This is a predicted structure of a 104-nucleotide RNA (THF (Tetrahydrofolate) riboswitch aptamer) from uncultured Sporolactobacillus sp. The sequence is in RNAcentral, with records from MGnify.
[in-house]
Order: sequence, then structure tokens, then C1' cells
RNA sequence: GCAGAGUAGAUCAUUGCGGGUUACGUGCUCGGGGGACGGGGAGUUGUCCCCGGGACGAAAAACCGGCGAGGCCGGUUUGCCGUGCAAUGGUCGCAUCCCGCUGC
Repeated sequence: GCAGAGUAGAUCAUUGCGGGUUACGUGCUCGGGGGACGGGGAGUUGUCCCCGGGACGAAAAACCGGCGAGGCCGGUUUGCCGUGCAAUGGUCGCAUCCCGCUGC
């Protein structure tokens, strides 16, 4: 000098256990706070989490039981939600800079 490896994590699928379906959540956005970002150092306008605000916005149905009716409540099942957590598998993967590591 050239080539390469490796993290946190992100995402998708499957399975399990939950939440919501009287809309929590997810997604978008504004403000504030915090964290993490290959082995070491630095680190963003990227990323994740928390708090507060704003806009948008949804898929229910059947059966059983209870209550005089209404309708509501409880349960079961089938659905639904850019739904939460965990496990397994696939894919992607240091923003970037310096040093280090492996091969030549």
C1' cells in the first nucleotide's frame, strides 16, 4: 500500500405468552431529557429510550351464561391491530475519522 474479519443493534418470518378491539398501542410530527454505536479513542444532521404537546386514525362477528326489557356485564371461539415481550432462524450492520487485528 491492497484486501478482509468482528459489535451493539435494526428488520422479516415462525412459535409461545400477553394487550387492545368502550382504541391502549403502532406509524407521523414539535419541544425537553437520557443512552448506545466493531478491540481502543473521537462521534453526527443518523439511531434507540423516557417525558410533555400536536395532527391523523382502526374490524368486528358468532355462541353460552347473568340481569324483567333495553342494553350492558362475564366467558368461549374465529377474526382484526403498520400491537408488547421472549425464543429460534434468515437478512442487513462500526454514519464518519484516527489507531489496532488478520492475510498478501

Taxonomically the source falls in Sporolactobacillus (Bacteria, Bacillota, Bacilli, Caryophanales). It matches the Rfam family "THF (Tetrahydrofolate) riboswitch aptamer". The family has 101 seed sequences and 747 matches in Rfam 15.1. Rfam links the family to the GO term tetrahydrofolate metabolic process. The coordinates come from a structure-prediction model, not an experiment, and the mean pLDDT is 76.